[in-house]
Molecule: c-di-GMP-I riboswitch aptamer
Organism: Planctomycetota bacterium
RNA sequence: CAUCGAUAACGGCACACCGGUCGCGAGAUCGGGUCGCAAAGCUAUGGGACUCACCCUCAACAUGGGGAGCGAGUUCGCCAGGCUGCCGAA
Numbered sequence: 001c002a003u004c005g006a007u008a009a010c011g012g013c014a015c016a017c018c019g020g021u022c023g024c025g026a027g028a029u030c031g032g033g034u035c036g037c038a039a040a041g042c043u044a045u046g047g048g049a050c051u052c053a054c055c056c057u058c059a060a061c062a063u064g065g066g067g068a069g070c071g072a073g074u075u076c077g078c079c080a081g082g083c084u085g086c087c088g089a090a
Base pairs, nucleotide, nucleotide: 004088005087012037013036017032018031019030020029021028022027035077041083042082043081045080046079047078048075049074050073051072052071054067055066056065057064
C1' cells in the first nucleotide's frame, strides 16, 4: 500500500413511529427517535420497486374501469456500475 473488516479507538449516519412544513402522489425536508449501517457518503447510468394532477366512462364530483404512459417523477437504507472517504486487529 492492497485485500479484508475486530466484542478495537475517534467519530459518523438514522428505519419504523410521532410532530411541523412542502408535494396530487410515491416521497422530500426540519425536529424528536434509534431498527440497523464500514461507505446507510455522493451519483438515477443499467435492472427492480413504487407514484401520478388531467381526460374519458359509469347514476356518481369515487375508494370502480380505461387512456395519457415507449411520458413525467420517487427510491442510492433494493441490487449492480461510477466517483470519493475515516480507522487498522487478525